[in-house]
Context: one part of a larger RNA
């Protein structure tokens, strides 16, 4: 000094984040119990009383013996419980054992379960709600299959995701995204089927089709969602009301400053002396209804507010206990370590030095503390940035399992019914004209009838509504064509053909319906996987392609600049100007601008002309059209920006044109050499062309911006290979040009999250902290406009100016990212001064009193409480006063751990999600054994110039040893018209701070005494163990308790003042002198010959003084040292006395017993006496 623990007086949570902790309450009998309640609770609610021992009585239970005996009864030993009467004690559940209670709110309904190793919770479950999918070969879920689970169950089953007892309830909105249902039309893929492609084939068009899409509906206990303006009421004010825009619908219930409210410590009220807390209302921009709303009795190691008890959590510490520490013996690691002869303070330096540079301090060594410093030790920093990596998510991008889905194959048959196709046969064909319903062309004079003509009657059908065909009945012999009419002439008659009707047969493809042989079967028999039967069946299972849907699961992507990174923005390609420092180059998220085009004339050439704007004339038309005239170096124009350039042009008009040309070489941007894609520019040379007598000029615009790579596609010209094919054609390819675009502009096809995270690296980069620098911020000072009634300067003081501080907050990114722990409390220390109070002084809008204002002054003080983590601030009630700062925002190898800043979890709010929030809310680990230094303390040696005992000085160094109030008196004086009202000085008291003490009080007291519990030595006596507990308690130590803490003097600050000149005056000063503060130096206490300037003095002394060791000790004390004493001894022990502290032993006597009498016994760290024991002997 920590650990584990007793105990505290007065106070009672004032302590903290918070009553952490700790005290209090405790078992059991009686009595006795609130609100509210789901009637079960709540309850051990709360709040009282009782409890020991001993006799005695009655009683319960059980047992043994005995008498009788179905039955009982006595007795005796044990237990239950009651009464009654008597004992002792402070105290009777005596120890142990054993809820502290209420009250109000938030959460979650309860028991339950979780993050084995920082979160137990409000989370998870949980019973109950409702909701989807499922008829069993089901649906779910595991598998590559086989095959399995749920289940040997069956919708009162099962499974999936939502909410979570319970009681009142769960409003609108289907428009978005999903599910599910529907589809006339539209899209829609391979098979197919058809057309083109000269035949083939590449290929290509068309058709009809799955599923899913469009489309239609439905559905929110499906993911979700639930406005905005204006006006209006006879005070304001608000709006039941009205207008209006506008949604898919616009929050109706019921709650609300909330685990949700930013502003916020909203407003009121209760709580407190005091409340950012809590509670209860208010509530307009909050939340809100199974991501549930709002309540709610019981319950929680759940969070919060408050009461009552009760305390050492605090005022404020203090004893005293065990065990370590320390100290002797023994055994004996780790950490860590470049090197060390390992001090301060300035300074300087990669901006924070033991190791430099100045000064200063400093013998040498050891032991015990202590935790300022080694930017201490421990982990290649987890923040932060860059790189790389994973997990996780989604309407990133690409795949993909799984499910759907249409063909084909396994795959066989018949019925029907429709579509096409082929064949037969059959119906029907109207312009006007014409007797009239004349398909078309040839032939072609007859043709057709008793095998039944005309005519009549008629179901049925077609139809242009005229009329045509006709089964069948009658009916018995004729009918019709040429001839008229017409562009064609006869259904007179034959033969081919076009459209069209309808039947049949054959075929193909589709759709239903059957069949059984293939092929299923978890079905039934059976010993049996063989056979049979039954069910199902060409479906399905399996395979093989086609599309769709597919974060279910994969691989990947998610720029770059940057005064950290994000947001922001582009400064990321070009052009003009400045920066840029007179060759050229030349940075910046510097500063001013532009560009991502237009023009078919705004080109090309050849010709000819002069612009703005003044003046002056004429007319009209006015100041200002248009004409004349005259000056007119550009003050105009030049397509666009700035620059630079143009006057018979580079402007302006005209006239004719297309050189807005092909093919080519160099050069220039691209200045030290080499290299520089695109682009865009200049000079030439070839051809052919336009102008212009000619000489020329012209590869677009007066210049300098107006743009783009392979791959790929197109196109356009000719010509050149290849394949196929007898060839031709067509198809591919290669050379030349041209377009189609990458703006992140020398051009990847690409979204997020990570607080669950990794791993590589930065101090090349941010958060803390230095350091620089001060916009900012604090403080100050010029200057006076003006305010103070008058008057700038008693106070206050704008505008502009200048400066110090380095404390906010900012910049910058110099040291540290192989770690400089981060707010704020507590603790302790020390600085500054720009002073709060205390001391001295000056003006005053200074009568006194009370102030405001400067000035000097850092000795000393500068406090206690409520709420909040708070610092800060606001409030009580005091105070002399409640100053401001600095020290890595001083202090986490000193504590602490509320806040912030890790993993859980909730709310608001954002985001489709994963998530996220200098919003807000519960919970959430704090390591380190001290080598040097440093300081606190103790000791050893050496030195001090012979050794040595013993007094002393004081260089120094330390201190606040004091500091501040109040009361009295002076004095109701001075002042003052009154009210009101001082001061020197004297005394007293009182706090606060410093030192020392223990007579007294008070606390401790594991010395001691008594008293009792439990239980052991068998009882008794007397112990032991839990200090058992309880009661008292000497010494020591202690504070709550007692003492003591003058004053003068010297130099001085501000300031006051004398004498006085420079400056004949005046002046406190220049020479000279006096005064002047709690500050300075003395006095006062402490410590101080290691003070190297190592001192004085007096004594002893040369085998000597003198000291050590061993021995008894304590007025000492961790070891050491100190101090006493050592036989000429009282140093410890003992014994005797003194004084103390307990409370009356034992034994006897009394009393049925518990127990009662007897002022005693016990004991003692004190004082004294006494040599009875050790202090001997020696070294």
């Nucleotide at each position: 000094c920590g650990u584990a623990g007793c105990u505290a007086a007065g106070g009672g949570a004032a302590c903290u984040c918070g009553g952490c902790a700790a005290a209090u309450u405790g078992g059991c009998c009686c009595c006795g119990u609130a609100a509210c309640u789901u009637c079960g609770g709540g309850a051990u609610a709360a709040g009282g009383g009782g409890u020991u021992c001993c006799u005695g009585c009655a009683c319960u239970a059980g047992u043994a013996u005995g008498u009788u005996u179905u039955a009982a009864c006595a007795u005796g030993c044990u237990u239950c419980u009651g009464c009654a009467g008597g004992a002792g004690g402070c105290a009777c559940u005596g120890a142990c054992u054993a809820g502290g209670g209420a009250g109000g709110g938030g959460g979650g309904a309860c028991u339950g379960u979780u993050u084995a190793a920082u979160a137990a919770a409000a989370a998870c479950a949980u019973a109950g709600g409702a909701g989807a999918c499922u008829g069993c070969a089901a649906g779910c879920c595991c598998u590559a299959a086989a095959g399995g689970g749920u289940g040997a169950g069956u919708a009162c089953a099962g499974u999936c995701g939502c909410c979570g007892a319970c009681g009142c309830c769960u409003g609108c909105c289907c428009a978005g995204u999903g599910c599910c249902g529907g589809u006339a039309u539209c899209u829609g893929a391979a098979u197919a089927c058809u057309c083109a492609g000269u035949u083939c084939a590449a290929u290509g068009g068309g058709u009809g089709c799955a599923a899913g899409g469009a489309c239609c509906g439905g559905u929110a206990a499906a993911c979700g969602g639930c406005g905005g303006g204006g006006g209006u009421a006879a005070c304001c004010g608000u709006a039941a009301c009205c207008c209006u825009c506008u949604u898919a619908a616009g929050c109706a219930a019921g709650c609300g400053c909330a685990a949700u409210g930013c502003c916020u410590u909203g407003c009121c009220a209760u709580u407190u002396a005091a409340a950012u807390g809590a509670u209860g209302g208010c509530u307009u921009u909050g939340c809100g209804a199974a991501u549930g709303g709002c309540g709610u009795a019981a319950c929680c190691a759940c969070c919060u507010c408050u009461c009552c008890a009760c305390u050492g959590u605090c005022c404020c510490u203090a004893g005293c206990u065990g065990g370590g520490a320390c100290c002797c013996u023994g055994u004996g690691a780790a950490c860590a370590c470049a090197c060390c002869u390992u001090c301060c303070c300035g300074g300087u330096g990669u901006a924070a030095a033991g190791g430099c540079c100045g000064g200063g301090g400093a013998c040498c060594u050891c032991c015990a503390g202590c935790g300022g410093g080694u930017c201490g030790c421990g982990a290649a920093g987890a923040c932060c940035c860059c790189a790389g990596g994973a997990a996780c998510u989604u309407c990133a991008c690409u795949g993909u399992a799984a499910u759907c889905u249409g063909c084909u194959g396994c795959u066989g048959u018949g019925u029907u019914a429709a579509u096409c196709g082929u064949c037969u046969g059959u119906u029907a064909g109207u312009a006007a004209a014409g007797c009239g319903u004349a398909a078309g062309u040839g032939g072609g004079a007859g043709a057709c009838g008793u095998c039944g003509a005309a005519g009549g009657g008629a179901a049925u059908c077609c139809g242009c509504g005229a009329g045509g065909a006709a089964a069948c009945c009658u009916g018995g012999a004729g009918u019709c064509a040429a001839a008229c009419u017409u562009g064609u002439g006869a259904c007179a008659c034959c033969a081919c053909u076009c459209u069209u009707u309808c039947a049949a047969a054959c075929g193909c493809u589709u759709a239903a319906c059957g069949c059984u042989c293939a092929c299923u079967u978890u079905u039934c028999u059976u010993u049996a996987u063989a056979g049979g039967a039954a069910a199902g069946g060409a479906c399905a299972c399996c395979a093989g392609u086609u599309g769709a849907c597919g974060g279910g699961c994969a691989g990947u992507u998610u720029g770059g600049c940057u005064g950290g990174g994000g947001c922001g923005g582009c400064a990321c390609g070009c052009c003009g100007g400045c920066g840029a420092u007179a060759a050229a180059a030349c940075a910046u998220c510097a500063c001013c601008g532009g560009c991502g085009c237009c023009c078919a004339a705004u080109g090309g050439u050849c010709a000819a002309c002069u612009c703005a704007u003044c003046c002056g004339g004429g007319u009209c038309a006015g100041a200002a059209c248009u004409c004349c005239g005259g000056a007119g170096u550009a003050g105009a124009g030049c397509g666009u920006a700035a620059g630079g350039g143009c006057a018979a042009a580079a402007g302006u008009u005209g006239g004719c044109c297309u050189g807005a040309c092909u093919g080519u070489u160099u050069u220039u941007u691209a200045a030290c050499c080499a290299g520089u894609a695109c682009a865009a520019a200049a000079a030439g040379c070839a051809g052919g062309u336009a102008c212009g007598a000619a000489a020329g000029u012209a590869g677009g615009g007066c210049c300098u911006a107006g743009c783009g790579a392979u791959c790929c596609c197109c196109a356009a010209u000719g010509u050149c290979c290849u394949u196929c094919u007898u060839g031709u054609u067509g198809a591919g390819g290669g050379c030349u040009u041209g377009g189609g675009g990458u703006g992140a502009c020398a051009g990847a096809a690409a979204a997020g999250c990570u607080a669950c995270c990794c791993u590589g690296g930065g101090g090349a980069u941010a958060a803390c902290a230095g350091a620089g620098u001060u916009g900012u911020c604090g403080c100050g000072g010029g200057c006076u406009a003006g305010a103070g009634u008058u008057c700038a300067u008693a106070u206050c003081g704008a505008c502009c100016c200048c400066g110090c501080g380095g404390c906010u907050u900012g910049c910058u990114a110099c040291a540290u990212c192989g770690a400089u722990g981060u707010c704020g409390g507590c603790u302790c220390u020390u600085c500054c001064c720009a002073u709060c109070c205390u001391g001295g002084u000056u003006g005053u809008g200074c009568a006194c009193a009370u102030g405001c204002a400067g000035c000097c002054a850092a000795g000393g003080g500068u406090a206690c409480g409520g709420g909040g983590g708070u610092u800060c601030a606001c409030c009580g009630a005091u105070u002399a006063a409640a100053g401001g700062g600095g020290a890595u925002c001083g202090u986490g190898a000193g504590c602490u751990g509320g806040g912030u800043u890790u993993a859980g979890a909730a709310c608001g709010u954002c985001g489709u999600g994963a998530g996220a929030c200098a919003g807000u809310u519960c919970a959430g680990a704090u390591g380190u054994u001290a080598a040097c230094u440093a300081c606190u303390g103790g000791a050893g040696g050496u030195g001090u110039u012979c050794g040595g005992u013993g007094u002393c000085u004081g260089c120094g160094u330390g201190g606040a040893a004091g500091g501040a109030a109040g009361c009295u008196u002076a004095a109701g004086u001075a002042c003052g018209a009154a009210a009101g009202g001082a001061a020197c000085g004297a005394g007293c008291u009182c706090c606060c701070g410093a030192g020392g003490c223990c007579a007294c009080u008070g606390g401790u007291u594991u010395a001691c005494c008594g008293g009792u519990u439990g239980u052991u030595c068998g009882a008794c006596a007397g112990a032991g163990c839990a200090g058992g507990c309880c009661g008292g308690g000497c010494a020591g130590c202690u504070a709550c308790g007692c003492c003591u803490u003058a004053u003068g003097g010297g130099a001085u600050a501000a300031g006051a003042g004398c004498u006085g000149a420079a400056a004949g005056c005046a002046u406190c000063u220049a020479a000279g002198c006096u005064c002047g503060a709690a500050g300075c130096c003395c006095u006062c206490c402490g410590u101080a010959a290691a003070a190297a300037u190592a001192g004085a003095c007096a004594c002893c002394g040369u085998u000597a003084a003198g000291a050590c060791c061993g021995g008894a000790a304590a007025u000492a004390g961790a070891a050491c040292a100190u101090u006493u004493c050592g036989u000429u001894g009282a140093u410890a022990g003992a014994u005797c006395a003194g004084g103390g502290a307990u409370g009356u032993a034992a034994a006897a006597c009394c009393g049925u017993a518990a127990g009662g009498u007897c002022c005693a016994g016990u004991c003692c760290g004190c004082u004294g006496a006494u040599a009875c024991u050790a202090a001997u002997a020696g070294g």